[in-house]
RNA sequence: GGGGCAUGUAGCUCAAUGGUAGAGCAGCGGAUUUAUAAUCUGAAAGUCGCGGGUUCGAUUCCCGCCAUCUCCA
Numbered sequence: 001g002g003g004g005c006a007u008g009u010a011g012c013u014c015a016a017u018g019g020u021a022g023a024g025c026a027g028c029g030g031a032u033u034u035a036u037a038a039u040c041u042g043a044a045a046g047u048c049g050c051g052g053g054u055u056c057g058a059u060u061c062c063c064g065c066c067a068u069c070u071c072c073a
Stems, first nucleotide, its partner, number of pairs: 001072004006068003011025004019056001028042004049065005
């Protein structure tokens, strides 16, 4: 430098085949305990990488870009 029907969503690991974005773990509050852990429980945390397009409606489909990964050179 070129290619890729690879990946990008909560602090981390990942779901969600066009109709209000979820789970586990972590963190926080509460219960339990002499105390801690474990267990139970509650609440919170998202410009869905960025910019356009299609659509009544986009995390999802299309295009471009960026980053990472991978292949070739």

Description:
Predicted 3D model of a 73-nucleotide RNA (transfer RNA) from a Phycisphaerales bacterium. Its Rfam family is "tRNA". Its mean pLDDT, the model's own confidence on a scale to 100, is 83.